[in-house]
Molecule: transfer RNA
Organism: soil metagenome
RNA sequence: UGGGGGGUGGUGUAAUCGGCAGCACGGGGCACUUUGGAUGCCCAAGAAGAGGUUCGAGCCCUCUCCCCCCAG
Numbered sequence: 001u002g003g004g005g006g007g008u009g010g011u012g013u014a015a016u017c018g019g020c021a022g023c024a025c026g027g028g029g030c031a032c033u034u035u036g037g038a039u040g041c042c043c044a045a046g047a048a049g050a051g052g053u054u055c056g057a058g059c060c061c062u063c064u065c066c067c068c069c070c071a072g
Base pairs, nucleotide, nucleotide: 001071002070003069004068005067006066007065010025011024012023013022019055027043028042029041030040031039048064049063050062051061052060
């Protein structure tokens, strides 16, 4: 430099055709318990950046940044 893949809560990871962003762990609260743990219920926390298309974008298009793989 070229080609390919990826960037989603604190961490890991889903989302079929573009239509309310889920799940697990972790964190907080409550219940239970002599205490702790376990268990149950509840809560907070997320789309790399900028444009475009569209009634509507995590998803489609363009550019940029970062990570991984391949080639030179």